Bacterial RNase P class A from an Actinomycetota bacterium, 380 nucleotides, folded computationally. Rfam family: Bacterial RNase P class A. The family's RNA type in Rfam is ribozyme. Its mean pLDDT, the model's own confidence on a scale to 100, is 78. NCBI's taxonomy places the organism under Bacteria, Bacillati, Actinomycetota. The sequence is in RNAcentral, with records from ENA.
RNA sequence: GGAGCCGGCCGGGCGGCCGCGGGGCCGCGCGUGCGCGGCCUCGAGGAAAGUCGGGGCUCCACAGGGCAGGGUGCUGGGUAACGCCCAGGCGGGGUGACCCGCGGAAAGCGCCACAGAAACAGACCGCCCCCGCGAGGGGGCAAGGGUGCAACGGUGAGGUAAGAGCUCACCAGCGCGCCGGGCGACCGGCGCGGCUCGGCAAGCCCCACCCGGAGCAAGGCCAAGCAGGGAGCGCUCGAGGGUGGCCCGCCCGAUGCUCCCGGGUAGGCCGCACGAGGUCGGAAGACCCGGGGUCCCGCCGCGAGGCGGGGCUCAGACAGAUGGCCGCCCCCGGCCCGCGAGGGCCGGGACAGAACCCCGCUUACAGGCCGGCUCCUCCA
Numbered sequence: 001g002g003a004g005c006c007g008g009c010c011g012g013g014c015g016g017c018c019g020c021g022g023g024g025c026c027g028c029g030c031g032u033g034c035g036c037g038g039c040c041u042c043g044a045g046g047a048a049a050g051u052c053g054g055g056g057c058u059c060c061a062c063a064g065g066g067c068a069g070g071g072u073g074c075u076g077g078g079u080a081a082c083g084c085c086c087a088g089g090c091g092g093g094g095u096g097a098c099c100c101g102c103g104g105a106a107a108g109c110g111c112c113a114c115a116g117a118a119a120c121a122g123a124c125c126g127c128c129c130c131c132g133c134g135a136g137g138g139g140g141c142a143a144g145g146g147u148g149c150a151a152c153g154g155u156g157a158g159g160u161a162a163g164a165g166c167u168c169a170c171c172a173g174c175g176c177g178c179c180g181g182g183c184g185a186c187c188g189g190c191g192c193g194g195c196u197c198g199g200c201a202a203g204c205c206c207c208a209c210c211c212g213g214a215g216c217a218a219g220g221c222c223a224a225g226c227a228g229g230g231a232g233c234g235c236u237c238g239a240g241g242g243u244g245g246c247c248c249g250c251c252c253g254a255u256g257c258u259c260c261c262g263g264g265u266a267g268g269c270c271g272c273a274c275g276a277g278g279u280c281g282g283a284a285g286a287c288c289c290g291g292g293g294u295c296c297c298g299c300c301g302c303g304a305g306g307c308g309g310g311g312c313u314c315a316g317a318c319a320g321a322u323g324g325c326c327g328c329c330c331c332c333g334g335c336c337c338g339c340g341a342g343g344g345c346c347g348g349g350a351c352a353g354a355a356c357c358c359c360g361c362u363u364a365c366a367g368g369c370c371g372g373c374u375c376c377u378c379c380a
Stems, first nucleotide, its partner, number of pairs: 001376010012329007020043011045351001049362002052360005057215004069211005074088005089102005103206002108204002110200003124145002126141006153171006172196002174193008219270004228261006240252004274290002277288004291314010330349008
């Protein structure tokens, strides 16, 4: 200098004006809990997304055990839990950094397209023996050819009519036993057995472990109107209503008026946006305790992670706010000017957007930054 591998991070900044959602305070108004105005304060993401895995929370169900059904699947660990993460084992790929995969096919059933003789048992070509003058017929072989993604260990020797683990030696694999190492997956060594046994479990199945259902439209509270139940008053000896400042008067008035009760619709509130927490205080508020997020530090652990301390901080809508414009700066691209340093103009800055909360995974993403490592080449 070139080509890569792995991990982490940012994902526009500042100012002004206008606007939107939540909270607090003050002022004014009235119909007394609403409206208007002012000020202060808080207000999206690394994925808020897909809603895929898991948990919290809520309601329902539930003695215990089993069957059925579903899920997971090398080992050990982390965690509230997981199909997540970490460390390791084995296999495969890559020169390498590194990446990918994972129970059992030697319990049984099933399937293995096309081709091929045969896909788990088989003879198409071929080889060998016998019969036959011959055409051909009978038998043996799994060595050679051919087919296929895949064809029943390899090399050599013996053996045979030709062959073949048929036999033997060595090698490879598998199984069993013993020894050693490791918590374990597994690894190493020795011995024995010719055992040589195809693939698929995301087809059924076997083994081990795990799993109750529904979800914030969960669920709880308040509650017009209408209907229902009850009590009281009243029906020409007039309850009640209208008019009206009030009384009289006038008008309406009986399937009426008032009150209570239970369930509950519309609608509203909570859940819900740190806490029904403690102390002081009349209150405002202050301090303390506990919780979540993020950053930093210490200790333990290889690591995921755990324990402890400190700083800052805490969105809560319900048709759903978090935006727009301008200026300066930043990044990228193009064009122009200038010998040059540089300057000017134009265009662009993604994916996406909370909706009960959290831990993960996956997917999308303009542009950019940082760290570690590998291979090749060159120079000293």